[in-house]
Context: one part of a larger RNA
RNA sequence: GGAUGAACGCUGGCGGCGUGCUUAACACAUGCAAGUCGAACGGAGUACCCUUGACAGAGGCUUCGGCCAAUGGAUAGGACUACUUAGUGGCGGACGGGUGAGUAACGCGUGAGUAACCUGCCUAGAAGUGGGGAAUAACACACCGAAAGGUGUGCUAAUACCGCAUAAUACAGUGAGGUCGCAUGAUUUUACUGUCAAAGAUUUAUCGCUUUUAGAUGGACUCGCGUCUGAUUAGCUAGUUGGUGGGGUAAUGGCCCACCAAGGCGACGAUCAGUAGCCGGACUGAGAGGUUGACCGGCCACAUUGGGACUGAGAUACGGCCCAGACUCCUACGGGAGGCAGCAGUGGGGAAUAUUGGGCAAUGGGCGCAAGCCUGACCCAGCAACGCCGCGUGAAGGAAGAAGGCUUUCGGGUUGUAAACUUCUUUGACAGGGGACGAAACAAAUGACGGUACCCUGAAAACAAGCCACGGCUAACUACGUGCCAGCAGCCGCGGUAAUACGUAGGUGGCAAGCGUUGUCC
Numbered sequence: 001g002g003a004u005g006a007a008c009g010c011u012g013g014c015g016g017c018g019u020g021c022u023u024a025a026c027a028c029a030u031g032c033a034a035g036u037c038g039a040a041c042g043g044a045g046u047a048c049c050c051u052u053g054a055c056a057g058a059g060g061c062u063u064c065g066g067c068c069a070a071u072g073g074a075u076a077g078g079a080c081u082a083c084u085u086a087g088u089g090g091c092g093g094a095c096g097g098g099u100g101a102g103u104a105a106c107g108c109g110u111g112a113g114u115a116a117c118c119u120g121c122c123u124a125g126a127a128g129u130g131g132g133g134a135a136u137a138a139c140a141c142a143c144c145g146a147a148a149g150g151u152g153u154g155c156u157a158a159u160a161c162c163g164c165a166u167a168a169u170a171c172a173g174u175g176a177g178g179u180c181g182c183a184u185g186a187u188u189u190u191a192c193u194g195u196c197a198a199a200g201a202u203u204u205a206u207c208g209c210u211u212u213u214a215g216a217u218g219g220a221c222u223c224g225c226g227u228c229u230g231a232u233u234a235g236c237u238a239g240u241u242g243g244u245g246g247g248g249u250a251a252u253g254g255c256c257c258a259c260c261a262a263g264g265c266g267a268c269g270a271u272c273a274g275u276a277g278c279c280g281g282a283c284u285g286a287g288a289g290g291u292u293g294a295c296c297g298g299c300c301a302c303a304u305u306g307g308g309a310c311u312g313a314g315a316u317a318c319g320g321c322c323c324a325g326a327c328u329c330c331u332a333c334g335g336g337a338g339g340c341a342g343c344a345g346u347g348g349g350g351a352a353u354a355u356u357g358g359g360c361a362a363u364g365g366g367c368g369c370a371a372g373c374c375u376g377a378c379c380c381a382g383c384a385a386c387g388c389c390g391c392g393u394g395a396a397g398g399a400a401g402a403a404g405g406c407u408u409u410c411g412g413g414u415u416g417u418a419a420a421c422u423u424c425u426u427u428g429a430c431a432g433g434g435g436a437c438g439a440a441a442c443a444a445a446u447g448a449c450g451g452u453a454c455c456c457u458g459a460a461a462a463c464a465a466g467c468c469a470c471g472g473c474u475a476a477c478u479a480c481g482u483g484c485c486a487g488c489a490g491c492c493g494c495g496g497u498a499a500u501a502c503g504u505a506g507g508u509g510g511c512a513a514g515c516g517u518u519g520u521c522c
Base pairs, nucleotide, nucleotide: 001522002521003520004519006518007517008516009515010514013391014390015389016388017387018386019384020383021349026347027346028345030344031343032342035091036090037089040088041087043085044084045083046082047081049078050077051076055072056071059068060067061066098302099301100300107227108226109225110224111223112222113221114220117219118218122215123214124213125212126211127210128209129208130164132162133161139154140153141152142151143150144149170195171194172193173192174191175190176189177188178187179186180185200207201206228274229273230272235265236264237263240262241261242260243259244258245257246256247255277299278298279297280296281292282291283290284289304325305324306323307322308321327338328337329336330335355381357380358379359378363377364375365374366373367372394424395423396422397421404415405414406413407412428463430458431457432456433455434454438449466511467510468509469508470507471492472491473490477506478505479504480503481502487494488493
């Protein structure tokens, strides 16, 4: 000098774009953050319609007992349509969002390999969608429990569940032949045997379902190289290293198991200990390099601590399940409920870090044929000079060099064209009027931001400057006070009676909505 997720002191006008718990992966009140589909299904409810017609009853008749009766309409039954939806079922809750505790590792980066693999939705192709069955939630009844919730009996539906048929280029086995490679082998032709599937909905346009091939996308595994410090850590290792056979997996493999052998790693630093998420990048530097990994993007790991599996194409699953621990809450003491390292917000810690805001209008995601619903992702607004950039706080003229201040050798000098005064301008702020783009898919409609940006008009220089320094380094000097005191200080150093170094004032210099200090890096 540059840089910063900064903090502190003094000061503070506006706008644009960014950024904002670096500390306690500490504990969390409250609200929201993942739902959706009635075009899979049976119910339930509401509205409309038809039938029924208790009861009331204008009015009329009356032998005063009563009778007729327009109309309103409880209840019950039925049908169709529309809407809503607790439950069964499907898809999605493995994405998106957060954090960096752990991890020195095939975790990450880079380059290869898989003749050892999987892939829902999507795209293209080939074929099929036949015929049956048994349940169960909802519901009803009964019961248990303070609650959370649960038990029994009975009824019912499906794109829920289970057999059967059909079946190949699928899978498995056997036989024959061809081609190829990188070892296990791969690929292809053919014959035979065995095995395996389906689901319907509808507004009749379609949307689905099953098997299979190929692709795309996403993932899994293996390997070469690279990846901090310490030898005041020198030996480490029994599933350890390898083999055979099995199990398991989508798949290779001590991944696991039985048996066999005795290996494997290490001064080219094993093991142990400490520290740390890695990278694209960022900062600095002429470069080499050094430091760093906030924001944005890729990968990994984690979700109160530890362990476990289930479901599923995909998880060993932040807002799923089970167990154990700690903690918090409810309780009728028998037992239950919870997990902000999602967005806000609270306490705590700290030098220090924001609103319990608006909207799904846009972009994107989930579900749905769609309309649409959901979306604290996202888009916006709020707070903070935290950073970068831009603008303003007026411009021109103006010497009686006014007054005042400071200083003086008392003549003057300086503040200083500075002010006053004259002429002019109106950016920003303020007031009034107009007023967007972002919106198009799809004819119409549709904007949170926002009456915002922007444009026009109005008024008046009107409402808007500070901070640090002035001995040398280093741009900028005098007076007074103080008297090795009070104090300053980055280094050298200053102060003990004439201090340009302390304090104040005037002046000057530098930067400027900032200035200075401190921390850290180059």
Overview
The part of an RNA shown here (small-subunit ribosomal RNA, 5' domain) has 522 nucleotides and comes from an Oscillospiraceae bacterium. The sequence was found in a public genome assembly. It matches the Rfam family "Bacterial small subunit ribosomal RNA". Rfam links the family to the GO terms structural constituent of ribosome and ribosome. NCBI's taxonomy places the organism under Bacteria, Bacillati, Bacillota, Eubacteriales, Oscillospiraceae.